[in-house]
RNA sequence: GUCACCUUGGUGUAGGGGUUAUCACGCAUGCUUCACACGCAUGAGGCCGCCGGUUCGAUUCCGGCAGGUGACA
Numbered sequence: 001g002u003c004a005c006c007u008u009g010g011u012g013u014a015g016g017g018g019u020u021a022u023c024a025c026g027c028a029u030g031c032u033u034c035a036c037a038c039g040c041a042u043g044a045g046g047c048c049g050c051c052g053g054u055u056c057g058a059u060u061c062c063g064g065c066a067g068g069u070g071a072c073a
Stems, first nucleotide, its partner, number of pairs: 001072007010025003018056001027043005049065005
């Protein structure tokens, strides 16, 4: 330099146009225990990398930018 893919709570992820954005781990509170752990219940935490476009409507489609991964050179 060329090509492909990825970017969504603290971490890892699902979701590919409309319904409160999914789950796990972690975190907080409560129950349980003499206490801790395990377990159970409840809760907080993201409006989806940024800027535009299409659309009645965009996390989702299109373009650009930024960052990351891989392949080739």
Molecule: transfer RNA
Organism: Absidia cylindrospora